Large-subunit ribosomal RNA, domain II from a Flavobacteriales bacterium, 689 nucleotides, folded computationally.
Context: one part of a larger RNA
């Protein structure tokens, strides 16, 4: 993993509460128990209790009042408005394990050192080889010692290395041969050594050469029985079908923030009214936001202008005076700013009347479920005018929305799925082919595969389209080639040297000219030379500039060819503009059914209008099966019950009827009632495979 059983809101109470339904009714009701009986758990007694019919006070107690009070005041809380209390079912609360499963932990009685840690008594076990401590002997030495040398000796938490003990390393193993191992490798190996038997210490306690180690494959407190169905604001799951309706993710408090309390927002049932709610239009209000203004304040703030102050200069022994491209208040002109400025000052919204239209709106009671919220568009605060950030207002959609476009996408864009149907019209978005539908039509633009449904800046672009304003040009423009571009003079100064061209100065003049700067680059040490302005001539028709616009074009760096969806498309199947076709959705019409809710007529379930029928959490309603039970068909059945497995038919589903096979003895209708009454999920439980 699959299959079959088995698995969660239940039961009890002199409890509290609300609905429904029957009985009495200002009253209702009996409990224990006790006669009676046709044995129906019936009727009949039991008036003990409880519950209403009065109520205020802490009470005594007084009473439609009462309490406080000195009050005959004010205030509380009551009555003046009469429905109640039995029974039975149902919704909900309480108490109890109280919808099931689930801790970790805590207290308590006992078990446990056969594993391990440490201690106690008795025991045993360590090949072999090495080294050569003290001492001791002989010998040399000394005055005597010390001291050397031999030998002899056999010390030691000594060396080497099996057994044994332990576990460094690598590899294997990792559903293992094994719930700690196997192979290599290493460490200790007379010592603080290894072990064998008996014994001792027990759970907030032992034992620890001290790792929270070990205390029986468990240890920051062992293990088992009981308290125990501990608690669990947490998770996980909690089973048949249909029909109406249908939320929230907010306020305000909380040892409170993933939980509650009330309150808002669902639902059900009942109410009554000056109709009280929603929307449109009119018409009256309040108001200080968006703008906008500021010689209208508060504040900040450009220029310039007059002119107080103040700095600096000049005078001067000192006073007084002068000047000032400094600073600068008040005044003047000018430009321009504010959430906490304001002479103004809106649209919306908001509030009141009234008039239409619509069907809500409100009050009580009974059940809730939310009390993480999200994206978009807008007003704004934070934040970086970041954010799929965060706070807030206001719409809307998701949440709880299926359909159709946006290749694909919770929330954009169009549009709200009661059921059918091989009808028809549309939105949004599309019509070359995938892929329905236009290779439609008209005028342009783009050469960039720009673009063909995300977004590319600043800045550049003589790429090219349009429309402007303005200049030159048949008296010949623009560009081209053809010629010339000269003299005074190498202008003065500078300089080593400066001849148009290092630099500096200028009345950059003046002659010849068609024309020719005291010279626009390039060159030389410096000339010298190239070539420009400017001029003729040839050539024959448009040339130039300055703003602006359409579309291109560089800017253009990310990991596949990899953001046109793909093919692939150029007078387009790419942009723009204007047009008509047509396709295209669970929308909207057709048609035929099916349900709800008003209303009307009928008449007790029937038709007709009108408006509905998306839907999570919840909230009403109305079936279906299933196993008992009473009654009931005085039902079926070996002529073949239940069950199994196949087929038809029927019902809106849950599920139902008939039948064939198999099966072999029980089972059912219909009308009540009473459940240990429905499984596909709880890493459910138990079997099987």
């Nucleotide at each position: 993993g699959c299959c079959u059983a088995c698995g969660a809101g239940u039961u009890a109470c002199u409890c509290c509460u609300c609905u429904c339904u029957a009985g009495c009714a200002a009253g209702g009701u009996u409990a224990a128990g006790g006669a009676c009986u046709u044995c129906a758990g019936g009727u009949c007694c039991g008036c003990a209790g409880c519950c209403g019919a009065a109520g205020c006070g802490a009470a005594a107690g007084c009473a439609a009042g009462u309490c406080u009070g000195a009050a005959u005041a004010g205030g509380g809380c009551g009555a003046u408005u009469u429905a109640g209390u039995u029974a039975g079912a149902g919704g909900g609360g309480g108490u109890a394990g109280a919808c099931g499963c689930g801790a970790a932990a805590c207290c308590u009685u006992g078990u446990g050192a056969u594993c391990u840690a440490c201690c106690c008594a008795u025991g045993g076990c360590c090949a072999g080889g090495a080294u050569g401590a003290a001492a001791u002997c002989u010998c040399g030495g000394u005055a005597a010692c010390a001291c050397g040398a031999g030998a002899u000796g056999g010390a030691g938490g000594u060396c080497c290395g099996a057994a044994c003990c332990c576990g460094u390393u690598g590899a294997c193993g990792u559903u293992g041969a094994a719930a700690a191992g196997u192979c290599u490798u290493g460490g200790g190996a007379u010592g603080a050594g290894c072990u064998g038997u008996g014994g001792g210490u027990a759970g907030g306690g032992g034992u620890g050469a001290a790792a929270g180690g070990c205390c029986a494959a468990u240890c920051a407190a062992a293990c088992u029985g009981g308290g125990a169905a501990a608690u669990a604001g947490c998770u996980c799951g909690u089973a048949c079908u249909c029909c109406c309706c249908g939320a929230a993710a907010u306020g305000u408090u909380u040892u409170u923030a993933g939980g509650a309390a009330c309150a808002g927002c669902c639902u059900c049932g009942a109410g009554g009214u000056u109709g009280a709610g929603u929307u449109a239009c009119a018409c009256a209000g309040a108001g200080g936001u968006a703008g906008a203004g500021c010689u209208a304040c508060u504040g900040a703030u450009u220029g310039g202008g007059c002119u107080a102050g103040g700095g600096g200069g000049c005078u001067u022994c000192a006073c007084c005076g002068c000047c000032u491209a400094c600073c600068a208040a008040a005044c003047c002109c000018u430009g321009a700013c504010a959430a906490a400025c304001u002479c103004c000052g809106a649209a919306u919204g908001c509030u009141g009347u009234g008039u239409a239209a619509u069907a809500u709106a409100c009050u009580c009671g009974g059940g809730a479920g939310u009390g993480a919220g999200g994206g978009c568009a807008u007003g704004g605060g934070u934040g970086c005018u970041a954010a799929g950030g965060u706070c807030c207002g206001u719409g809307u959609c998701c949440g709880a929305g299926a359909g159709g476009g946006a290749a694909a996408g919770a929330a954009c864009c169009c549009a709200g799925a009661c059921c059918a149907u091989c009808a028809g019209c549309u939105a949004a978005g599309g019509u070359c082919c995938c892929c329905a539908a236009a290779u439609g039509u008209a005028u342009g633009u783009u050469a960039a595969g720009u673009u063909g449904a995300u977004c590319a800046a600043a800045c550049g672009u003589g790429g090219u389209u349009c429309a402007a304003u303005u200049g030159c040009a048949u008296u010949g423009a623009c560009a081209g080639c053809u010629a010339g571009g000269a003299u005074g003079u190498u202008g003065g100064c500078u300089u080593g040297g400066a001849a148009g061209c290092a630099g500096c100065c200028a009345u950059u003049c003046a002659u010849u000219u068609a024309a020719a700067g005291a010279g626009u680059g390039c060159g030389u040490a410096a000339c010298a030379g190239c070539u420009c302005a400017c001029u003729a001539g040839u050539c024959g028709a448009g040339c130039g500039a300055u703003a602006g616009u359409g579309c291109g074009u560089g800017g253009a760096u990310a990991a596949u060819a990899a953001a046109c969806g793909g093919g692939c498309a150029u007078u387009a199947a790419a942009c723009a503009u204007a047009c008509u076709a047509c396709c295209g959705a669970a929308g909207c019409u057709a048609u035929g059914g099916a349900u709800u809710u008003a209303c009307a007529g009928u008449u007790u379930a029937c038709u007709g209008u009108a408006a509905g029928u998306g839907g999570u959490a919840g909230g009403g309603g109305a079936g279906c099966a299933u196993u008992c039970u009473g009654g009931u068909c005085u039902g079926c059945g070996u002529u073949g019950a239940a069950g199994g497995u196949g087929a038809a038919u029927c019902g809106u589903a849950a599920g139902a009827u008939u039948u064939g096979c198999u099966g072999g003895a029980g089972c059912g209708u219909c009308c009540a009632g009473a459940a240990a009454c429905g499984a596909a999920a709880a890493u459910g439980u138990a079997g099987g495979c």